[in-house]
RNA sequence: AUAAAUCUUCAGGGCAGAGUGAAAUUCUCUACUGGCGGUAUACUCCGCGAACCUACGGGCCGAAUCGGUGAAACUCCGAUAGCAACAGUUAAAGUCUGGAUGAAAGAAGAGUUUU
Numbered sequence: 001a002u003a004a005a006u007c008u009u010c011a012g013g014g015c016a017g018a019g020u021g022a023a024a025u026u027c028u029c030u031a032c033u034g035g036c037g038g039u040a041u042a043c044u045c046c047g048c049g050a051a052c053c054u055a056c057g058g059g060c061c062g063a064a065u066c067g068g069u070g071a072a073a074c075u076c077c078g079a080u081a082g083c084a085a086c087a088g089u090u091a092a093a094g095u096c097u098g099g100a101u102g103a104a105a106g107a108a109g110a111g112u113u114u115u
Stems, first nucleotide, its partner, number of pairs: 001115001003113002006110005017029003031095002033084002035048004043082002052059002064080005086098003
């Protein structure tokens, strides 16, 4: 350095201000948030995980355009949009509470063995 198996640790953010109302962090205006790998830096591309379903093989799973720079960007810059599981709740939830001190894509590390 390479390959194989083992073990350890880590691994998700967000309602500030106002309106209506008996009641809303759930509605309305506005605000705020964006897991992991790939790729010119990505919530919206490609793939994966979580959630949900399952005959345990797997299935299912949201949303973007225009202009600019550049060798290269659906990723950067500018503008205007859009999306976000399930259960609960005095009133409908991406942001509150709960399953979850969980699980996991994956990231880092340790010693062992092979070449």
This is a predicted structure of a 115-nucleotide RNA (FMN riboswitch aptamer (RFN element)) from Dubosiella newyorkensis. RNAcentral holds the sequence, with entries from Rfam and Ribocentre. Rfam family: FMN riboswitch aptamer (RFN element). About the family: The RFN element is a highly conserved domain that is found frequently in the 5'-untranslated regions of prokaryotic mRNAs that encode for flavin mononucleotide (FMN) biosynthesis and transport proteins. This element is a metabolite-dependent riboswitch that directly binds FMN in the absence of proteins. In Bacillus subtilis, the riboswitch most likely controls gene expression by causing premature transcription termination within the 5' untranslated region of the ribDEAHT operon and precluding access to the ribosome-binding site of ypaA mRNA.The FMN riboswitch structure, reported in present an FMN-bound six-stem junction, adopts a butterfly-like scaffold, stapled together by opposingly directed but nearly identically folded peripheral domains. Lineage of the source: Bacteria > Erysipelotrichia > Erysipelotrichales > Erysipelotrichaceae > Dubosiella. Model confidence (mean pLDDT): 85 of 100. The model forms 100% of the base pairs in the Rfam consensus.